[in-house]
RNA sequence: CAGAGUAGAAAUGAUGCGUUAAGUGCUGACGGCAAGGAAGUUCCCGUCAGACGAAAGGCUGAAGCUUGCGGCAUCAUUUCACUUCCACUG
Numbered sequence: 001c002a003g004a005g006u007a008g009a010a011a012u013g014a015u016g017c018g019u020u021a022a023g024u025g026c027u028g029a030c031g032g033c034a035a036g037g038a039a040g041u042u043c044c045c046g047u048c049a050g051a052c053g054a055a056a057g058g059c060u061g062a063a064g065c066u067u068g069c070g071g072c073a074u075c076a077u078u079u080c081a082c083u084u085c086c087a088c089u090g
Base pairs, nucleotide, nucleotide: 001090002089003088008080009079010078011077012076013075014074015073016072017070018069019068026050027049028048029047030046031045032044036086037085038084039083040082056067057066058065059064
């Protein structure tokens, strides 16, 4: 001098959950959080409160199956991805 690595985000796929409305999203309060180490904060995460709020259909005697729908969840793959200092690789 150059580089890699985080939380996490997006896309695609799979498996589930909901469709008797949970979840997601919005607002407020409080708290938490990121490379091997130290400090930090944004995205982010948690709790509580508030407002808002949805897409159902087909087959079947039934059980159930199936096509959808949801800013749903998890996992996999790909891409992108912290600031300062030290450490690491060249």
THF (Tetrahydrofolate) riboswitch aptamer from a chicken gut metagenome, 90 nucleotides, folded computationally.
Its mean pLDDT, the model's own confidence on a scale to 100, is 80.